[in-house]
RNA sequence: GCCUCAGUAGCUCAGUAGUAGAGCGCUUGUCUCGUAAACAAGAGGCCGCGGGUGCGAUCCCCGUCUGAGGCU
Numbered sequence: 001g002c003c004u005c006a007g008u009a010g011c012u013c014a015g016u017a018g019u020a021g022a023g024c025g026c027u028u029g030u031c032u033c034g035u036a037a038a039c040a041a042g043a044g045g046c047c048g049c050g051g052g053u054g055c056g057a058u059c060c061c062c063g064u065c066u067g068a069g070g071c072u
Base pairs, nucleotide, nucleotide: 001071002070003069004068005067006066007065010024011023012022013021018055026042027041028040029039030038048064049063050062051061052060
């Protein structure tokens, strides 16, 4: 220098066009003498950044940043 993959909630990851979910964690409640566990409820992300296409973009296209792997 070139190619491929990844970037979505605090963490690990789903979601391949119709205004985003799970598990763990966190908060509250129930239960207990108390804690943990269990059960129930809730908060929390406009999807790395900028632009384009389109009625509509996490998703498609272009650029760019970061990380991982590969080629020379």
This is a predicted structure of a 72-nucleotide RNA (transfer RNA) from Candidatus Mancarchaeum acidiphilum. The organism belongs to Candidatus Mancarchaeum, within Archaea. The sequence is in RNAcentral, with records from ENA. Its mean pLDDT, the model's own confidence on a scale to 100, is 83. It matches the Rfam family "tRNA". Rfam links the family to the GO term triplet codon-amino acid adaptor activity. By type it is a transfer RNA.